[in-house]
RNA sequence: GUGGCUGUAGCUCAAUGGUAGAGCGCUUCCCUGUGGAGGAAGAAGUUGCGGGUUCAAGUCCCGUCAGCUACC
Numbered sequence: 001g002u003g004g005c006u007g008u009a010g011c012u013c014a015a016u017g018g019u020a021g022a023g024c025g026c027u028u029c030c031c032u033g034u035g036g037a038g039g040a041a042g043a044a045g046u047u048g049c050g051g052g053u054u055c056a057a058g059u060c061c062c063g064u065c066a067g068c069u070a071c072c
Stems, first nucleotide, its partner, number of pairs: 001071007010024004018055001026042005048064005
């Protein structure tokens, strides 16, 4: 330099173009002599960034950034 893959909650990952979710973690409460385990509730998102298509985009298209990878 060229091609491919990945980017979504603090972490690991889902999500047929139609309300962005789960597990773990976090907060509060219950339980307990204390902690852990267990139970109940809750918070947490510019879907890497900028545009486009569409009634509607995490998803389709273009550009761009970062990481990984193959080739040179």
Predicted 3D model of a 72-nucleotide RNA (transfer RNA) from a Patescibacteria group bacterium. It matches the Rfam family "tRNA". Rfam describes the family as follows. Transfer RNA (tRNA) molecules are approximately 80 nucleotides in length. Its mean pLDDT, the model's own confidence on a scale to 100, is 81. RNAcentral holds the sequence, with entries from ENA.